[in-house]
Context: one part of a larger RNA
RNA sequence: UGACGGGGACCCGCACAAGCGGUGGAGCAUGUGGUUUAAUUCGACGCAACGCGAAGAACCUUACCUGGACUAGAAUGCCCCUGCCAGCCCCGUAACUGGGGUCUUCCGGGUAACACCGGACAGGGUGCAAGGUGCUGCAUGGCUGUCGUCAGCUCGUGUCGUGAGAUGUUGGGUUAAGUCCCGCAACGAGCGCAACCCUUAUCAACAGUUGCCAUCAGUUCGGCUGGGAACUCUGUUGAGACUGCCGUUGAUAAAACGGAGGAAGGUGGGGAUGACGUCAAGUCCUCAUGGCCUUUAUGUUCAGGGCUACACACGUGCUACAAUGGCUGGUACAAAGUGCUGCAAUCCCGCGAGGGGGAGCCAAUCGCAAAAAACCAGUCUCAGUUCGGAUUGCACUCUGCAACUCGAGUGCAUGAAGCUGGAAUCGCUAGUAAUCGCAGAUCAGCAUGCUGCGGUGAAUACGUUCCCGGGUCU
Numbered sequence: 001u002g003a004c005g006g007g008g009a010c011c012c013g014c015a016c017a018a019g020c021g022g023u024g025g026a027g028c029a030u031g032u033g034g035u036u037u038a039a040u041u042c043g044a045c046g047c048a049a050c051g052c053g054a055a056g057a058a059c060c061u062u063a064c065c066u067g068g069a070c071u072a073g074a075a076u077g078c079c080c081c082u083g084c085c086a087g088c089c090c091c092g093u094a095a096c097u098g099g100g101g102u103c104u105u106c107c108g109g110g111u112a113a114c115a116c117c118g119g120a121c122a123g124g125g126u127g128c129a130a131g132g133u134g135c136u137g138c139a140u141g142g143c144u145g146u147c148g149u150c151a152g153c154u155c156g157u158g159u160c161g162u163g164a165g166a167u168g169u170u171g172g173g174u175u176a177a178g179u180c181c182c183g184c185a186a187c188g189a190g191c192g193c194a195a196c197c198c199u200u201a202u203c204a205a206c207a208g209u210u211g212c213c214a215u216c217a218g219u220u221c222g223g224c225u226g227g228g229a230a231c232u233c234u235g236u237u238g239a240g241a242c243u244g245c246c247g248u249u250g251a252u253a254a255a256a257c258g259g260a261g262g263a264a265g266g267u268g269g270g271g272a273u274g275a276c277g278u279c280a281a282g283u284c285c286u287c288a289u290g291g292c293c294u295u296u297a298u299g300u301u302c303a304g305g306g307c308u309a310c311a312c313a314c315g316u317g318c319u320a321c322a323a324u325g326g327c328u329g330g331u332a333c334a335a336a337g338u339g340c341u342g343c344a345a346u347c348c349c350g351c352g353a354g355g356g357g358g359a360g361c362c363a364a365u366c367g368c369a370a371a372a373a374a375c376c377a378g379u380c381u382c383a384g385u386u387c388g389g390a391u392u393g394c395a396c397u398c399u400g401c402a403a404c405u406c407g408a409g410u411g412c413a414u415g416a417a418g419c420u421g422g423a424a425u426c427g428c429u430a431g432u433a434a435u436c437g438c439a440g441a442u443c444a445g446c447a448u449g450c451u452g453c454g455g456u457g458a459a460u461a462c463g464u465u466c467c468c469g470g471g472u473c474u
Stems, first nucleotide, its partner, number of pairs: 007474007015464002019428005026319008034310002042053002064305007077128002079125005087102005105120005131294002134292003140288002142283003145279001147277001152191006158167003171182003197271004202239007212228002216226003242265001245259005321421001325380006337368003342361002347356003387418001392413007434456007
C1' cells in the first nucleotide's frame, strides 16, 4: 500500500423479509457423470460446466471404430508436356478405384488452308510448395465469460514524508452514480457515470398506395365501385419533460417532499453501451500463430457402424396428478415475422396425417393463417375417473439414393406411473409473475430447446435484526 476478520460505522441489491409460482416425488424429453463398447470423437466442471460449443449426428456433417484403397496426394500458384484427357454411354465394384465404347477441346489474332502466337478448360510430369479437428489456451494474438452497469480506476503540476508512499479521491450534506453542493494544500485533467444512439408512450406538419372509410352516390352488401384525404395506419421531419413553475424543508447551496399543468414527472418504460483490473478463467476443434510431433501416415478417400448403448446418479425442461377442470358444438379479438429450388387459396379425394390440381403473389396487394386461452350452450359429478397420457400392437402418411440400427406425423386399439411431492432449493417488484397461443433462425425431413411476438393479467414489500454479494470510511 493492499487483502482478510464469526471488529466497528454508513449505504445498496428479489440479499433477507412480505407474497405468487415452481424445482426436489411420477412419466417423458434433453445435457452430464458413471458403466459398457471395436468406437460410444472432442471440449466445457462452484457461482461463471451440465436444452453449453451444437441456429437442428439416418448418409453427409464426423473429428471416433472396423474394413477396402491412394502416396506430390482432396484444394491453390508458378514451370514443362499433351489434347490420347475430360464430358457422355455401357460393364463391373459394397463404394472409392477400375475396364470398354463414343467424342478427338474451345476462343481471339493469323493463314488460301495448315502452320504459328496468345488465352481458357482438362489431363499428365517435375520441383518449389503440401496436409494434420495431432500436443501445448501454463508460449500467444483475437474473441468471450465473470466480479458488474458495481462506482469506481488513474494522471500532470504543487505540497508533505529520509523512503515505500500520502494528499487530490478524505470531511459535512445529497444522489441511481467519484451525481452535485459546501469546506479543505491542493489546483486541474483523463478513463468510467450521465447525456448524445435505437425503440416505446402524446401531438403536429408533410406524404396518401397495396393501407384507411366520416360525409355523398351506386351496390352483387365484400371498401366491392365511383369518390374522399377526415380518421386508423405507414414513413420522414419536428414539438414535448428541463426539478422548468408554485409551496414547504434545507446552510441564502446541492437536493428532498407535496402540488399544478400535462399523453408522460423527477433516469417516464425497455435496449444497445461493460472503466483500471481479477480469475496462468474459457477457446490451438471458428480463425491466426511460436515450439514440439507426424509425412506410403497422426495426411487423403470410400462403405458400414458409432456419437442414439444402460444396473445407476445429478442438472435443465415438458406433460400431469384434475371440476378455477376434461370432452362436444357454436362464436370473437392480435402482434411480430416469413415466402421463387418458395408460400400456396377456392375446389375435389381421404376419418386423418396427407394426396390431386393449381388461381394469386418477388408481396402494406397474394399466401403461410386456424390465433389460443376467453365467451355462449350442453355433458361428465369426485372415481385412478370421460383425469392422466407413458408403453406396446396393427394399419398408414411425408421427406429423402436410403427411415433396420436411428426421423417426424396420422388412425384404431392398449391405457403404466402419478391423488400436489422429505431434507433442501430457484425465479419474480408491473403490463412484471403466472397463464395462453403465434412466428423465425438452423433445416430435404426432424424442437418439450433457443430467439422474438402479442392475448389475459395478479399478490406483496412492515422493515434492514439476520443469510448472501457489493461499495465507502475506519